[in-house]
A computed fold for a 152-nucleotide RNA from Geodermatophilus sp. DF01-2, annotated as c-di-AMP riboswitch aptamer (ydaO/yuaA leader). It matches the Rfam family "c-di-AMP riboswitch aptamer (ydaO/yuaA leader)". From the family's description: This family represents a conserved RNA structure found upstream of the ydaO and yuaA genes in Bacillus subtilis and related genes in other bacteria. The ydaO/yuaA element is thought to act as a genetic 'off' switch for the ydaO and yuaA genes in its native state. Its family is annotated with cyclic-di-AMP binding and regulation of gene expression in the Gene Ontology. NCBI's taxonomy places the organism under Bacteria, Bacillati, Actinomycetota, Actinomycetes, Geodermatophilus. Its mean pLDDT, the model's own confidence on a scale to 100, is 76. It was read from a public genome assembly, where an Rfam model found it. The model forms 92% of the base pairs in the Rfam consensus.
RNA sequence: GAGCGGACGCCGCCGAGUCGCCCUCCGGGCGAGCCGGGGACCCGCCGCAGUACUGGGGUGAACCCCACUCCGGACACACCGUCCGGAGUGGGGAGGGCUGCUUCCCGCCCGAACCCGUCAGCUAACUCGGUAGGCGGCCAUCGGGAGAACGG
Repeated sequence: GAGCGGACGCCGCCGAGUCGCCCUCCGGGCGAGCCGGGGACCCGCCGCAGUACUGGGGUGAACCCCACUCCGGACACACCGUCCGGAGUGGGGAGGGCUGCUUCCCGCCCGAACCCGUCAGCUAACUCGGUAGGCGGCCAUCGGGAGAACGG
């Protein structure tokens, strides 16, 4: 001097998940802000017929379709195959995100997971909860255009 890795602090992203105060202090509590659930009138649903399957509901962008492969079952069977269910792989779309805000374009990414417990439409008053987790950057990152606002 270069490269790689780590720590503190700072900057930033998804998300409601931030801030302040107190205490017997490493744990607990209160409040503000933000978020979610339950919960009237009115409105909606509740009407008739048929088929199949099957409890229903909530948070969240996270739902839907197609193809292929494998497994199980049924039908058919000379061969080829058809249908149902499950798993995996891949593609596409609804929808969502990307450095203060809105919008247009470009590009990239996500398209999960969890909870209630037989019960809940909306919903004023009222009432009950949550305030996590995960990730990127290291003086660089921060794509371009238009607009508004704020600050200097």